The prediction has a mean pLDDT of 81.
Transfer RNA from an Armatimonadota bacterium, 76 nucleotides, folded computationally.
[in-house]
């Protein structure tokens, strides 16, 4: 260089065209408790890595491009 894989809430990941993007833990409130924990109940948090493109509609499909991981290749 070349291919393959991933990049989505703080962390771990689902979701692979159909209009409102969710699941656990963590986080914040209340509720039990003398405090804390355990448990209930509700709530906050998302440029879907980034720029275009195609669709009536894109996290999704398509080109770029960036980071990261794995191979393979070439030079020293």
């Nucleotide at each position: 260089g070349c291919g393959g894989u991933g990049g989505u809430a703080g962390c771990u990941c689902a979701g692979g065209g159909g209009u409102u993007a969710g699941a656990g833990c963590g986080c914040c409130u209340g509720a039990c408790u003398g405090u804390g924990g355990c448990u209930c109940a509700g709530g906050a948090g998302g440029u879907c890595g980034u720029g275009g493109g195609u669709u009536c509609a894109a996290a999704u499909c398509c080109c770029a491009u960036u980071c990261g991981c794995c191979g393979c290749c070439c030079c020293a």

Its Rfam family is "tRNA". The family's RNA type in Rfam is transfer RNA. Lineage of the source: Bacteria > Bacillati > Armatimonadota.